[in-house]
Molecule: Bacterial RNase P class A
Organism: Chloroflexota bacterium
């Protein structure tokens, strides 16, 4: 100085008018413990508020227990309120590396599929090689050779395919085979080190494939609907009508234990209003303890609660960030001109100032948190790794 990798932070300020919506406070005012006006004070969209993919809290079915079924996860420990999330760590792919992906349990419980090609895809010989019988021909003491036929053997050569009785040597063998052996590979077992997952070494048994984002099987969770969840007034109607139950019934099914009146249609009224509705597994600052994710302790802070849905609008000034223009600078930096080096001079680039114009990402709460995913102009910052080049 130039290329990566992993992370964090901001993501337009200020000021003046107007204007909106919530707390509280003070005054007035109606004449009711409630509305209405009117000043001032405070406070008012986000990292994602998106998606609606996980988790949960709350609410409700609903008093209580076991099972099944359906569903979700799928290496190990550890965070966590939980989780399919985060953190360390195994084994595996990708990278020179920093560092990044992983649908990552089980094929020796069964079931299925592996297209085309090939001889054959849980094993069936095409072409080959060996043996016995027999025909023919050639040769001949004998043996034989070289062709057809038929019986057996064999999977070492070749073919085909992602893949074809693990792989290389060697012995044996009519020919050939893990038929034997040596070395290896893969799989289990035992030592050995590790909470484990696994892993290095050694001995030991065996060795005919792939798929479980097929079905299955085994291990762990698991009940359901959802703020349009409920739950109060007020009001006004039809206190209509029908069916099932009777120790039942009621948000899977089935089985207990409890309990007294429960479900299910199908019509008809009100579509107003207040509440949940925001103090939360919270936020941030210190210190301890853990690699880390976090987690105790101790202080400090309150930061929308709207309801056809508030948080804006104008205007001036700065930022940022592009494009272009001009000069003047520069004890800034590269480079060209010079054989070289210093001076000078010139050109190119980059900065610095200033003037015009143009732009300012992604996007808007509706119960709340904890997460993953998507999209984001611009800019700052921190750590690491690769390449050069000086000292």
């Nucleotide at each position: 100085u130039g290329g990566g990798u992993a992370g964090a932070u901001u993501g337009g300020g200020c000021g003046a008018c107007c204007g909106c919506u919530g707390a509280g406070c003070c005054a007035a005012g109606c004449u009711g413990u409630g509305c209405u006006u009117g000043a001032a004070u405070c406070a008012g969209a986000g990292g994602a508020a998106a998606g609606u993919c996980c988790g949960a809290g709350c609410u409700c079915c609903a008093c209580u227990g076991g099972g099944c079924a359906a569903g979700a996860u799928g290496c190990u420990g550890g965070g966590u309120a939980a989780c399919a999330c985060c953190c360390a760590g195994g084994c595996g792919g990708g990278g020179u590396a920093a560092c990044u992906c992983g649908a990552u349990a089980g094929a020796u419980a069964g079931u299925g599929c592996c297209a085309c090609a090939g001889a054959a895809a849980c094993a069936c010989a095409c072409c080959g090689c060996c043996u016995g019988u027999u025909g023919u021909a050639c040769a001949u003491u004998u043996c034989g050779u070289g062709u057809g036929a038929u019986a057996g053997g064999u999977a070492a050569g070749g073919u085909u395919g992602a893949a074809a009785u693990c792989g290389u040597g060697a012995g044996g063998u009519a020919a050939g085979a893990g038929c034997u052996c040596a070395c290896g590979g893969c799989u289990c077992c035992u030592a050995c080190g590790g909470u484990g997952a696994c892993g290095c070494u050694a001995g030991g048994a065996g060795u005919g494939g792939g798929u479980a984002a097929a079905c299955c099987u085994c291990a762990u969770c698991c009940g359901g609907a959802g703020c349009a969840a409920g739950g109060c007034c007020u009001a006004a109607u039809a206190g209509a009508g029908g069916g099932a139950c009777u120790u039942a019934a009621g948000u899977g099914c089935c089985c207990g234990g409890a309990u007294a009146g429960u479900c299910c249609c199908u019509g008809g009224g009100u579509u107003g209003g207040c509440c949940g509705c925001u103090u939360g597994a919270g936020u941030c600052u210190g210190c301890a303890g853990g690699u880390a994710a976090c987690u105790a302790c101790a202080g400090a802070c309150c930061u929308a609660g709207a309801u056809a849905g508030a948080u804006g609008g104008u205007c001036g000034c700065c930022g940022u960030u592009c494009a272009u223009u001009a000069a003047a600078u520069g004890u800034g930096g590269a480079g060209g001109u010079u054989a070289c080096u210093a001076u000078c001079u010139c050109c190119u680039u980059c900065g610095u100032u200033a003037g015009u114009g143009g732009a300012c990402a992604c996007a808007g709460a509706a119960c709340u948190c904890g997460g993953c995913u998507u999209a984001u102009a611009a800019a700052u910052c921190u750590a690491c790794c690769c390449a050069g080049u000086c000292u």